[in-house]
């Protein structure tokens, strides 16, 4: 310098004017002055986990869902950290739904003999037995016995070829008629034991010729785990109207009216009640942020100092102007928090790896 890999940060800046919303404060109750706060790393998808709330609940079980290597972290998790195993990469590093296929069931297209109670298309072999055809010898009339040769399958083999994603361990030597864990060595595998490790697991040794393919994000089995609904949860205050009770009763109440008379109308007042309209709370201070220290490989924990950082409910967070730069992506809260996943123009920082060059 180029190529790559891992982790993290940022997501235009400044100024002015006019608005919106919340809080505090002073006037005042129509409002208004002053001061302060006002979207994100994902506020998103709503996929997991928890807080909170209501309902249900003696306890247990069935059904159903989820998870599935080990240890640790955490309020909890399907998340995170550090290991193990397998796979990929020269490497830094990355990926893994990573229990069980000798409990049972199902499935395995095409091709192929056969996709699983194993089997035999091409092929290899005649050692024994069997079948057929010659030859030789002996006996006997048309057959029998003996020897030797050739061919063969209905016999032996599964090594080689061929099919397939996958064919009942692999390589080599021995062995054989030809073959084969048939025997042996090494590798793989299974079982047992020793040693190391908290464990997953690793390693060494012995034993066994070797087990009847794959598939469980197919049913299923095993282990662990899960009550349901969700802030439109839910709690409180409470008009109106219905209903119930009490008081008053023509000497009453209401209207007219300055007052009385008069005239007109017929119930009126209070309480309870349920919880509609409406309102208040839930609502944002916290498993909180930042700095430092300590412990830990790390996730994280503890201590200490400091900060206060949206809270709406037709629902605010905007518009315009100017200057400037590298000309600005994905996108916007609605109870809260921890994760995961997905989207994202551009810019910045740090660790590490490989290749080439220079000193």
């Nucleotide at each position: 310098a180029g190529a790559g890999u891992u982790g993290g940060c940022u997501g235009g800046a400044c100024a002015g004017u006019c608005g919106c919303u919340c809080c505090g404060u002073a006037a005042u109750u129509g409002u208004c002055g002053c001061g302060g706060g006002g979207a994100g790393g994902a506020a998103a998808g709503u996929c997991c986990g928890g807080g909170c709330u209501u309902c249900a609940u003696a306890g247990g079980g069935c059904a159903g869902g989820g998870u599935g290597u080990c240890a640790g972290g955490u309020a909890a998790c399907g998340c995170c950290u550090g290991g193990g195993a397998g796979g990929c990469g020269c490497g830094a590093g990355c990926c893994u739904a990573c229990g069980g296929a000798a409990a049972g069931u199902g499935c395995c297209a095409c091709a192929g003999a056969a996709a699983a109670u194993a089997u035999a298309c091409c092929g290899c072999c005649c050692a024994a037995g069997c079948g057929c055809c010659g030859c030789c010898g002996a006996a006997u009339u048309g057959u029998u016995c003996g020897g030797g040769g050739g061919c063969g399958a209905c016999g032996g083999c599964a090594a080689g070829g061929g099919u397939g994603a996958a064919a009942a361990g692999g390589u080599g030597c021995g062995g054989u008629a030809a073959a084969a864990g048939c025997g042996c060595a090494c590798c793989g595998c299974a079982u047992c034991g020793g040693c190391g490790g908290u464990a997953a697991c690793g390693u060494c040794g012995a034993u066994g010729g070797c087990a009847a393919g794959g598939u469980a994000a197919a049913c299923c089995c095993c282990a662990c785990u899960c009550g349901a609904a969700g802030c439109a949860a839910g709690a409180c205050c409470a008009a109106a109207u219905a209903a119930g009770g009490g008081a008053u009763c023509a000497u009453g109440a209401c209207g007219u009216g300055g007052c009385c008379c008069g005239c007109g109308u017929c119930g009126u007042c209070c309480c309870u009640g349920g919880g509609u309209a409406g309102g208040u709370c839930g609502c944002u201070a916290c498993a909180g942020g930042u700095g430092c220290g300590u412990g830990g490989u790390g996730a994280c924990a503890c201590g200490u100092a400091u900060c206060g950082c949206a809270g709406a409910u037709g629902a605010a967070u905007g518009a315009c102007u100017g200057u400037u730069c590298a000309c600005g992506a994905c996108a916007g809260a609605a109870c809260c928090c921890g994760g995961c996943u997905u989207a994202c123009a551009g810019g910045c920082c740090a660790g590490c790896u490989c290749u080439u060059c220079u000193u």
The prediction has a mean pLDDT of 76. A computed fold for a 359-nucleotide RNA from a Gammaproteobacteria bacterium, annotated as Bacterial RNase P class A. The source organism's lineage runs through Bacteria, Pseudomonadati, Pseudomonadota and Gammaproteobacteria. RNAcentral holds the sequence, with entries from ENA. It matches the Rfam family "Bacterial RNase P class A". By type it is a ribozyme.